[in-house]
RNA sequence: CCCCGAUAAGGGCAACCCACCUGCGAAGGUGGCACGCAAAGCCGCGGAUCUCAGCAAGAGACAGCCGGGCUACCGAA
Repeated sequence: CCCCGAUAAGGGCAACCCACCUGCGAAGGUGGCACGCAAAGCCGCGGAUCUCAGCAAGAGACAGCCGGGCUACCGAA
C1' cells in the first nucleotide's frame, strides 16, 4: 500500500413513526425516536421502482433497491 472486517478502541449515520415546513407529485428539510448500517460518506454512470406529463417526446424522485465509480477512521485473525 492492497485485500479483509473482530464480542477490539474511539466514534459516526439514522429506518419506521410523530410534529412542523417545502413541492402538482414521487419525495425532501428540521427536531424527536431507533429498525438497522464497516462506508447507511459522496457521485444519478447502468439497471429496477416511483412521480408529473401523457400521441410521441420529455422532465423529475430515489444512493437505506441492485450494480459500478471516487474518497475514508481503526487494525485482530
Record summary: A computed fold for a 77-nucleotide RNA from a Myxococcota bacterium, annotated as c-di-GMP-I riboswitch aptamer. It matches the Rfam family "c-di-GMP-I riboswitch aptamer". Rfam's curators write: GEMM was predicted in a large-scale screen for bacterial structured RNA regulatory elements. Model confidence (mean pLDDT): 90 of 100.